Predicted 3D model of a 132-nucleotide RNA (FMN riboswitch aptamer (RFN element)) from Kurthia sibirica. The RNAcentral record of the sequence draws on Rfam. Lineage of the source: Bacteria > Bacillati > Bacilli > Caryophanales > Kurthia. The coordinates come from a structure-prediction model, not an experiment, and the mean pLDDT is 78.
RNA sequence: ACAUUCCUUCGGGGUCGGGUGAAAUUCCCAAUCGACGGUGAUGAGCGCAUGCUCUAAGCCCGUGAGCUUUAACGAGCAGGACUUGGUGAGAAUCCAAGGCCGACAGUAUAGUCUGGAUGAGAGAAGGGCAAG
Numbered sequence: 001a002c003a004u005u006c007c008u009u010c011g012g013g014g015u016c017g018g019g020u021g022a023a024a025u026u027c028c029c030a031a032u033c034g035a036c037g038g039u040g041a042u043g044a045g046c047g048c049a050u051g052c053u054c055u056a057a058g059c060c061c062g063u064g065a066g067c068u069u070u071a072a073c074g075a076g077c078a079g080g081a082c083u084u085g086g087u088g089a090g091a092a093u094c095c096a097a098g099g100c101c102g103a104c105a106g107u108a109u110a111g112u113c114u115g116g117a118u119g120a121g122a123g124a125a126g127g128g129c130a131a132g
Base pairs, nucleotide, nucleotide: 002132005128006127007126008125009124010123017029018028019027031112032111033102034101035063036062037061038060043054044053045052046051058100059099066077067076068075069074082098083097084096085095086094104115105114106113
């Protein structure tokens, strides 16, 4: 120094305004939000340079929240979404335009209110440590 393992901390945003109605932050018009890991033709910085560091997708690949089961690990079920054009050798990620999506319970039908939740959690950071 590394692997393993243990501990600690951190770890989700959002209805302005209006309409109808007895009643809606739930319907209609309109507004507004985008967790974590990966990938990545982005951007920035450094370097003479090969490169290095940081950064970059809600709808490309996967993960997490609910329920069932298990001593636990885990397993099962439920739960969402993208096209067109441009550039280019190449675009699912760049640029432009127009779209679309959002667990469960409650309530006038909810991504945004209230609740389970001072919870859980994908994971991130830091620290400790035997043998080798």